[in-house]
RNA sequence: CGGAGCAUAGCGCAGCCUGGUAGCGCACACGUCUGGGGGGCGUGUGGUCGUGGGUUCAAAUCCCGCUGCUCCGA
Repeated sequence: CGGAGCAUAGCGCAGCCUGGUAGCGCACACGUCUGGGGGGCGUGUGGUCGUGGGUUCAAAUCCCGCUGCUCCGA
């Protein structure tokens, strides 16, 4: 320098192809069961969806630029 993939909650990920309420597990908070610990169960908090634009009634999702990380090639 060229090509490809990835970026979504504190952590690990799904959702993207096929646009229409942003989810799951762990963790955390509260309640409950237990003499306590551990563990089970219930409820709940937490997101400018990497960033800047475009398209659209509507964008995590489609298009373009940029940033970071990984891989391949030179």

The prediction has a mean pLDDT of 82. A computed fold for a 74-nucleotide RNA from an Alphaproteobacteria bacterium, annotated as transfer RNA. Taxonomically the source falls in Alphaproteobacteria (Bacteria, Pseudomonadati, Pseudomonadota). It was read from a public genome assembly. It matches the Rfam family "tRNA". By type it is a transfer RNA.